Molecule: transfer RNA
Organism: Baffinella frigidus
RNA sequence: GGUUGCUUAGCUCAGUGGUAGAGCGGCUGACUGCAGAUCAGCAGGUCUCGAGUUCGAACCUCGAAGUAACCU
Numbered sequence: 001g002g003u004u005g006c007u008u009a010g011c012u013c014a015g016u017g018g019u020a021g022a023g024c025g026g027c028u029g030a031c032u033g034c035a036g037a038u039c040a041g042c043a044g045g046u047c048u049c050g051a052g053u054u055c056g057a058a059c060c061u062c063g064a065a066g067u068a069a070c071c072u
Base pairs, nucleotide, nucleotide: 001071002070003069004068005067006066007065010024011023012022013021018055026042027041028040029039030038048064049063050062051061052060
């Protein structure tokens, strides 16, 4: 330098055009002598950035950045 994949909550990841989710973690309550486990609930996101297509984009297209693998 080229090709391909990936980028979504604190972490690991789903979601393949129509209200952004799960597990773990955090907080609160119940339970407990205290804690853990268990149960119930809550908070937490400008979906890496910019532009385009569309009535509508996390999702499609183009570009940029970061990252990984392979080729040279």